[in-house]
Source information:
The prediction has a mean pLDDT of 80. Transfer RNA from a bacterium, 72 nucleotides, folded computationally.
RNA sequence: GCCGAGGUAGCUCAGUGGUAGAGCGCUUGCCUGAAGAGCAAGGCGUCCGGUGUUCGAUUCACCGCCUCGGCA
Numbered sequence: 001g002c003c004g005a006g007g008u009a010g011c012u013c014a015g016u017g018g019u020a021g022a023g024c025g026c027u028u029g030c031c032u033g034a035a036g037a038g039c040a041a042g043g044c045g046u047c048c049g050g051u052g053u054u055c056g057a058u059u060c061a062c063c064g065c066c067u068c069g070g071c072a
Base pairs, nucleotide, nucleotide: 001071002070003069004068005067006066007065010024011023012022013021018055025044026042027041028040029039030038048064049063050062051061052060
């Protein structure tokens, strides 16, 4: 340099044109002498950035940035 995959919660990931979810983690409460386990509650988020298409974009198009892989 060329090609491909990816960027969503603290972590690992799903999702798909109608303002976003799971597991683990975290916080609070119950329980316990105390912890762990268990039970209940809480999503804890500019969906990498910008522009465009659209009534509506995390999703589609384009341009960037970053990560990973392959070829040279």
Source information:
It matches the Rfam family "tRNA". By type it is a transfer RNA. It was read from a public genome assembly.